The RNA shown here (transfer RNA) has 73 nucleotides and comes from Strongylocentrotus purpuratus. RNAcentral holds the sequence, with entries from Ensembl Metazoa, GtRNAdb and Rfam. It matches the Rfam family "tRNA". It is annotated as a transfer RNA. Its family is annotated with triplet codon-amino acid adaptor activity in the Gene Ontology.

RNA sequence: GGGGGACUAGCUCAAAUGGUAGAGCGCUCGUUUUGCAUACGAGAAGUACCAGGAUCGAUACCUGGGUUCUCCA
Numbered sequence: 001g002g003g004g005g006a007c008u009a010g011c012u013c014a015a016a017u018g019g020u021a022g023a024g025c026g027c028u029c030g031u032u033u034u035g036c037a038u039a040c041g042a043g044a045a046g047u048a049c050c051a052g053g054a055u056c057g058a059u060a061c062c063u064g065g066g067u068u069c070u071c072c073a
Base pairs, nucleotide, nucleotide: 001072002071003070004069005068006067007066010025011024012023013022019056027043028042029041030040031039049065050064051063052062053061
């Protein structure tokens, strides 16, 4: 210098052939216990990496940029 992948909740990751986003772990509260853990119940938490474009509508499509992983030289 060139090719390809990834970016969504605190962490690890899903989903939707475009119609306002979920799970597990973690966290908070409650029940249970003398207490802790476990178990059960409830809850909080995401301007979806950034900007622009097409669309009635974008996290998803198109363009540019950023970070990161990987391959080639």